[in-house]
The prediction has a mean pLDDT of 88. The part of an RNA shown here (small-subunit ribosomal RNA, central domain) has 350 nucleotides. Rfam family: Bacterial small subunit ribosomal RNA. RNAcentral holds the full RNA, with entries from ENA.
Context: one part of a larger RNA
RNA sequence: UUGGGUUUAAAGGGUCCGUAGGCGGGGUUUUAAGUCAGUGGUGAAAGCCUGCAGCUCAACUGUAGAACUGCCAUUGAAACUGGAACUCUUGAAUGUGAUUGAGGUAGGCGGAAUAUGUCAUGUAGCGGUGAAAUGCUUAGAUAUGACAUAGAACACCGAUAGCGAAGGCAGCUUACCAAGUCAUUAUUGACGCUGAGACGCGAAAGCGUGGGGAGCAAACAGGAUUAGAUACCCUGGUAGUCCACGCCGUAAACGAUGGGCACUAGUUGUGGGCGGUGUCGACUCCGUCCGUGACGAAGCUAACGCAUUAAGUGCCCCGCCUGGGGAGUACGGCCGCAAGGCUAAAACUC
Numbered sequence: 001u002u003g004g005g006u007u008u009a010a011a012g013g014g015u016c017c018g019u020a021g022g023c024g025g026g027g028u029u030u031u032a033a034g035u036c037a038g039u040g041g042u043g044a045a046a047g048c049c050u051g052c053a054g055c056u057c058a059a060c061u062g063u064a065g066a067a068c069u070g071c072c073a074u075u076g077a078a079a080c081u082g083g084a085a086c087u088c089u090u091g092a093a094u095g096u097g098a099u100u101g102a103g104g105u106a107g108g109c110g111g112a113a114u115a116u117g118u119c120a121u122g123u124a125g126c127g128g129u130g131a132a133a134u135g136c137u138u139a140g141a142u143a144u145g146a147c148a149u150a151g152a153a154c155a156c157c158g159a160u161a162g163c164g165a166a167g168g169c170a171g172c173u174u175a176c177c178a179a180g181u182c183a184u185u186a187u188u189g190a191c192g193c194u195g196a197g198a199c200g201c202g203a204a205a206g207c208g209u210g211g212g213g214a215g216c217a218a219a220c221a222g223g224a225u226u227a228g229a230u231a232c233c234c235u236g237g238u239a240g241u242c243c244a245c246g247c248c249g250u251a252a253a254c255g256a257u258g259g260g261c262a263c264u265a266g267u268u269g270u271g272g273g274c275g276g277u278g279u280c281g282a283c284u285c286c287g288u289c290c291g292u293g294a295c296g297a298a299g300c301u302a303a304c305g306c307a308u309u310a311a312g313u314g315c316c317c318c319g320c321c322u323g324g325g326g327a328g329u330a331c332g333g334c335c336g337c338a339a340g341g342c343u344a345a346a347a348c349u350c
Stems, first nucleotide, its partner, number of pairs: 004321003008303001012318001014201002021194003025088007033081002035077008049065006091191001092188003095184006103177007110154001114150008125136002162169002206247006215241002220236004258317006266295011278283001299306002323350003332343004
């Protein structure tokens, strides 16, 4: 490279947007680059292959042919692909109307709890565990009440509920920003899909500077346990966790399942709409679109299972895999303040 694969065996990029590229809806006309057909030239010889012949055979050799799948020129064809022109509306986008949500950013506000402080009541314990001890406490703790201060997180509602591309998002409220869905079928008229690079976003931990610090808590100290106990349990406790700005760029970043389009039985729940039906109405029933679950036919699968949210049937584009270890390592390069990240082998060995 070809082929075969990629939920769980090796393998889907963390995710979006988008450059080049690849691929791309219906109709008409035209062109003739691809494509197809004819003709001519060329495609050295030898070799290969086929027929025949010569050495007694064979190897070898001679001779004739075929082949040389290619290239060039020319004459045609016009279905398909491509180019050009015009056009269409179903793909796509926009408008209008309605609506949904923990979607994002910034500000304001709230209560419970916790901790600390002050005051008060009150007296001998509190705390903690399997049991204890370290620890706190007559300098008055724990408990109870009042007030004050602080930081962080938002019980119930809360839900195989919702939103977001992913990471992720939850008290209430205001402003701004973004998105989806439904209805309408008004506008544009293929404007589309994917996407190597590139750019952006990207949990936690970690890093830089400056704040903040209630609770929790790596490290650390002590108490236990134990043969030991650099642990599990307990008492403390610093980074950190929080905020602003700047880095880092990784995760079991998972649905371990890339994106898009089309098609292929149903049943049942639920979120957001719309239409119809019956009804005074709440609402019921029927249909339809978008999302999110459970089950299940065909089909698929090594099986487990998947099954209109496919792992079914097809098409387009991208990433990735190719025995285990060595190793996601070394070296080099790029990035980073560092930690390290990205790219990525080989010897050797089984």